[in-house]
RNA sequence: GCCCCUGUAGCUUAGUGGUAAAGUAUCUCCUUGGUAAGGAGAAGAUCACGAGUUCGAUUCUCGUCAAGGGCU
Numbered sequence: 001g002c003c004c005c006u007g008u009a010g011c012u013u014a015g016u017g018g019u020a021a022a023g024u025a026u027c028u029c030c031u032u033g034g035u036a037a038g039g040a041g042a043a044g045a046u047c048a049c050g051a052g053u054u055c056g057a058u059u060c061u062c063g064u065c066a067a068g069g070g071c072u
Stems, first nucleotide, its partner, number of pairs: 001071004006066002010024004018055001026042005048064005
């Protein structure tokens, strides 16, 4: 220098055009003599950034940035 892949909640990951879900963690409550475990509930996301296509973009296209891999 070129090519490929990835970027979504604190963390690990789903989600192939119609207002984003789960596990874990956090908080509250229940349970216990008290913890842990268990049960119930709540909060938490500018979907890396910018533009484009579209009535509508996490999703499609282009560029930038970051992480990883391959070739020279």
Molecule: transfer RNA
Organism: Balbiania investiens